[in-house]
This is a predicted structure of an 88-nucleotide RNA (c-di-GMP-I riboswitch aptamer) from Methylomonas sp. Model confidence (mean pLDDT): 75 of 100. Rfam family: c-di-GMP-I riboswitch aptamer. Gene Ontology term of the family: cyclic-di-GMP binding. Taxonomically the source falls in Methylomonas (Bacteria, Pseudomonadota, Gammaproteobacteria, Methylococcaceae).
RNA sequence: UUUUCGAAUUGCCACACCUGCCGGAAGGCAGGGCCGGAAAGCUACAGGUCUCAAAAAAGCGGUAUAGGGAGAUGGCUGGGUUGCAAAU
Numbered sequence: 001u002u003u004u005c006g007a008a009u010u011g012c013c014a015c016a017c018c019u020g021c022c023g024g025a026a027g028g029c030a031g032g033g034c035c036g037g038a039a040a041g042c043u044a045c046a047g048g049u050c051u052c053a054a055a056a057a058a059g060c061g062g063u064a065u066a067g068g069g070a071g072a073u074g075g076c077u078g079g080g081u082u083g084c085a086a087a088u
Stems, first nucleotide, its partner, number of pairs: 003087002006084001012037002017032006035075001041081003045078003048073005
C1' cells in the first nucleotide's frame, strides 16, 4: 500500500424522550439521555421517504390543485471519500 474482516483491546458516536434556541414546515443546533452502530465519520451524485410557503400570468374577487420549484433526511439504500484493530 492492496484485499479481506470486525472476535478482542483502546476508544468513538448518540435512537427515542426532555429542556432551550432557529425554521412556515419537514427538520436542524446546544445540553441531558443512551436504543443501537465497524464507519451511526464526511459527502445530497442516483434512488427512496418527508415538508409546502410565497409569487407571476389585461382588470377585480374567490378557490383549490399539482409538484413546476424550493427545502429536509447520511441513524433509508447505493455510490464517492477519510479513519481504527486484526489477518494477508